[in-house]
Context: one part of a larger RNA
Molecule: large-subunit ribosomal RNA, domain I
Organism: groundwater metagenome
C1' cells in the first nucleotide's frame, strides 16, 4: 500500500423539541389626519453599540382605579437608587412631545438654511443683538373693508372668522381609461377580458332599489344575494368559444320625498305709472282601476308609523377578584409527576408549568362576580309623516327630452329580420281623445307612466383586536423572517435579499495546582451525566487519522 477490527477527528444528517408560521371559525372593529397622522430622522439611561420604550419634562410626568412585595426592560455583574407615607406593574384620563413628513411663513439636495409680525425675558447709552410666546401656505364658506379697464356697478385685492378641505391606510366597492403572452393546434373578426394595469372617489359596507317591469288570456309585483331553470335558448371566421331569461325554491324584506297646475310672501329687473319678467321661501301636490290643480258639494276631524334628533337604559366587552380536593405511607431515582398501598374533590379530568407520566403542588380550568370606560337590544321626549266621496271644467303631469337618421358602445346577443339601453353628431314631438313597452314593423289585446331625487337588510372584504379550532409545518419544514430581519449584504436607482434555534433540573460556567508566550490541555472541583464545558441535546456518511490482524 490494500481489506478487515477497535479507538478517535472532523462534519452536522437524524431522533426528539418550539418561542415562529400556516390555515380556519366566531365575535369586535372598520379607520388615522392641520388638537399635525402613517412612516421616519437625531436624541434620551451612571457607564450603552443594538433592540423597545420615551422627547430637551426624553426607559419617563401627574391624576383616577386596580393590585399588594418587591422593584429600576431586553440585560448578568458593577456602581448608585426607590419601595407598607403602597414603589414596580395592570385598566383609564392628562401634560410633555425636538426635527422632518399633506407639512402649511419663504426656501431646500426630507430630517437643513432664512425671515417678518407678536406676548414676555436679558443686555446695551443708543442704533440694536440674544433668547423665548403665539402667529404668518393654498383652496373652500363666510362677513367686512377697499377697488379698475367704466358713471354706478363688477373683476380683482387686503383682512377676520371656521375642529371645513388637503395626506395616509390590507382587501372589499362604484366610477373614468384600458393592454398584451394566450386560445383559434398559423392568423386579421373573435379570445384572453372589460381581466391585469392607471387614475378619481366614497363607506363600514358600496353599487342597485320602490316599474314607462315581467307575463300571456292566467297571474306576478322594488332592490340585492344563493341554489335550480342549464350548458338549456340562443350568439358565434356557426370556428375557438361565448351564454341568457321566463319561471320554481331560499335568505332578506320599506317604502318615501320632490317638479308642475294652484294659492301666498318679501325681494331683483325693467318702467313715470298700471303692470310685466324673473329666481327665492312657504303652502298645495305625487299618481295608473290614471292621479292631482281649481269651482260647487256630501263627510270626517281621528289613527297609525318613522330610517331623523336628544336623554337615559339591559344583555354583553372590560384592569381584576375570588374559585374545590395529598407538602399521605413505602419504594427505585439526581430529582417523583414513576410503581405499590391508602384518601379525596369534580358544575372544575381543557390546558401549561414543576428536577421522569400531576384531577388534588403552582398558574389555570368549570360555575360566579366586575369600577371607570365602551355597548347599544329598548324606553321618554321631540320633530316629522299619515284618509275620503259626488258633479263640473279641461288647468298640469319632468324637453333639445322621446324618436329618427349617420358613425359607435352595452346587452349571453359579433348588424343580424334586431327589439331595449348609453353616449357622440345632425334633425326633432305629443299631455291622457296622451305616451312607452310587450325582440324588425303593423293591427288588435294586455301592461306600465320616462326624460327628477332618497332608501335599511340579506351580499362583498379583513390591514387590526380578542377567543377558539386544525388527519397543518416543525428550523434546507413552515412566513423571506422562530435569532439585531426587510437586518447583513449586493444594486447609482428601480430593486434584489440571505445565513443564522437547543449546555444544564439549577451556571451549580470548573477555585486552586502544573506544562504552554498564549492557544490548548493535564490534574482538582460541580453535577445524574463534563465524549453535557458555553465551537456545549442526539452526533448518521462523505473525508482524516491512530492501535491491531491478515494479505502483498
Nucleotide at each position: 500500500g490494500g481489506c478487515g477490527c477497535u479507538c478517535g477527528g472532523u462534519g452536522g444528517a437524524u431522533g426528539c423539541c418550539u418561542u415562529g408560521g400556516c390555515g380556519a371559525u366566531g365575535a369586535g372593529a372598520g379607520g388615522c389626519g392641520a388638537u399635525g397622522a402613517a412612516g421616519g430622522g437625531c436624541g434620551u439611561g451612571g457607564a450603552c453599540a443594538g433592540c423597545u420604550g420615551c422627547g430637551a419634562a426624553a426607559a419617563g410626568c401627574u391624576c383616577c382605579g386596580g393590585g399588594g412585595a418587591g422593584c429600576c426592560g431586553c440585560u448578568a455583574a458593577c456602581a448608585g437608587g426607590c419601595u407598607a407615607c403602597g414603589a414596580u406593574c395592570c385598566g383609564g384620563g392628562g401634560a410633555u412631545a425636538c426635527c422632518c413628513g399633506a407639512a402649511u411663513g419663504g426656501g431646500a439636495c426630507a430630517a437643513c438654511c432664512c425671515a417678518c409680525c407678536u406676548c414676555g425675558a436679558g443686555g446695551g447709552a443708543a442704533a440694536c443683538c440674544u433668547c423665548u410666546u403665539g402667529g404668518u401656505a393654498u383652496c373652500c364658506g363666510u362677513c367686512a373693508c377697499u377697488g379698475a379697464a367704466u358713471u354706478c356697478a363688477u373683476a380683482g385685492g387686503u383682512g377676520g372668522c371656521g375642529a371645513g378641505a388637503g395626506g395616509c391606510a390590507a382587501a372589499c366597492g362604484c366610477a373614468g381609461g384600458g393592454a398584451a403572452g394566450u386560445g383559434a393546434a398559423a392568423c386579421a373578426u373573435c379570445u384572453c377580458a372589460g381581466u391585469a394595469c392607471c387614475u378619481g372617489c366614497u363607506g363600514g359596507a358600496a353599487a342597485a332599489g320602490a316599474g314607462a317591469u315581467c307575463a300571456a288570456u292566467a297571474g306576478a309585483g322594488a332592490u340585492u344575494c344563493c341554489c335550480c331553470u342549464a350548458g338549456u335558448a340562443g350568439c358565434g371566421g356557426c370556428g375557438a368559444g361565448c351564454g341568457a331569461a321566463c319561471g320554481g325554491g331560499g335568505a332578506c324584506g320599506a317604502g318615501c320625498c320632490u317638479a308642475a297646475a294652484c294659492c301666498g310672501g318679501a325681494c331683483u329687473u325693467c318702467g313715470c305709472a298700471a303692470g310685466a319678467a324673473g329666481g327665492c321661501c312657504g303652502g298645495g301636490g305625487u299618481c295608473g282601476u290614471g292621479g292631482g290643480g281649481c269651482u260647487c258639494u256630501c263627510g270626517a276631524c281621528a289613527u297609525g308609523g318613522a330610517a331623523c334628533c336628544u336623554a337615559c337604559a339591559a344583555a354583553c366587552c372590560g384592569a381584576u377578584u375570588g374559585g374545590a380536593a395529598g407538602a399521605g405511607g413505602c419504594u427505585u431515582g439526581g430529582a417523583a409527576c414513576g410503581g405499590c398501598c391508602c384518601g379525596c374533590c369534580a358544575u372544575a379530568g381543557a390546558a401549561g408549568g414543576u428536577g421522569a407520566c400531576a384531577g388534588c403542588c403552582c398558574u389555570g380550568u368549570a360555575g360566579a362576580a366586575g369600577a371607570a370606560g365602551g355597548g347599544g337590544a329598548g324606553u321618554a321626549g321631540g320633530u316629522c309623516c299619515u284618509a275620503g266621496g259626488g258633479a263640473g271644467u279641461a288647468c298640469c303631469c319632468g324637453a333639445g327630452u322621446a324618436c329618427c337618421g349617420c358613425a359607435g358602445g352595452a346587452c349571453a346577443c359579433g348588424u343580424g329580420c334586431a327589439a331595449u339601453c348609453c353616449g357622440g353628431c345632425g334633425g326633432g314631438a305629443a299631455u291622457c281623445u296622451g305616451c312607452g313597452a310587450g325582440g324588425a314593423c303593423c293591427a288588435u289585446c294586455u301592461c306600465g307612466c320616462a326624460a327628477g331625487g332618497c332608501u335599511a337588510a340579506a351580499u362583498a372584504c379583513u390591514a387590526c383586536u380578542c377567543a377558539u379550532c386544525g388527519a397543518c409545518c416543525g428550523a434546507u419544514a413552515g412566513u423571506g423572517a422562530a435569532c439585531a430581519a426587510g437586518u447583513a449584504c449586493c444594486g447609482u436607482g428601480a430593486g434584489g435579499g440571505a445565513a443564522a434555534g437547543g449546555u444544564g433540573a439549577a451556571a451549580a460556567g470548573a477555585a486552586c495546582c502544573c506544562c504552554g508566550a498564549g492557544a490548548g490541555g493535564g490534574g482538582a472541583g460541580u453535577g445524574a451525566a463534563a465524549u453535557a464545558g458555553c465551537a456545549c441535546c442526539u452526533g448518521a456518511a462523505a473525508c482524516c487519522g491512530a492501535g491491531u490482524g491478515c494479505c502483498u